Molecule: c-di-GMP-I riboswitch aptamer
Organism: soil metagenome
Formats: sequence, structure tokens, C1' cells
RNA sequence: GCAAACCCGUGGAAACACGGGGACGCAAAGCCUCCGGUCUAAGGGCCCAAAUACGUCGUCGGGCUUAGGAUAGCGGGGCUGCCG
Repeated sequence: GCAAACCCGUGGAAACACGGGGACGCAAAGCCUCCGGUCUAAGGGCCCAAAUACGUCGUCGGGCUUAGGAUAGCGGGGCUGCCG
């Protein structure tokens, strides 16, 4: 110097971010998603449920998967950098 958890407000489908308060920690806890990991799943895909002439009424559910989202205070990498 920065500012975790937590609290309040705002944004967001969420993860989370921003602002204020607050300090767990950090010698790059400064900046950047290029690589890996992790988080979320609105939207997409598959399935279950429901439905099976038409009409009316009712209902608007659940699971798995997926990043164009997120994490730089998860690591690697790139750039910059204070005092001694």
C1' cells in the first nucleotide's frame, strides 16, 4: 500500500461484480483470461413428468449436460513495479 469473511446498498438468472463499512491475510492480494483448474447455467441440447380426435379448464415441474458468464485473493504465463 492492498483488503478476506461478514453487514448494508446497487446490478445480475446465477456464479459473482461495484460502492460504503470492516480486516483474514498478501512483497506484487498491481494490471491482463493466453493455458489449466474451479464456480454458475439465463439460453441451448437430451431425458422424466404431463399430454395423445377436437374443445374447455388446470398446470408452467424435475434431472443430466453445455460458457458467449465468473474467479487475477486457485495455479501457470505476459507486462509493470516501492524501500533497502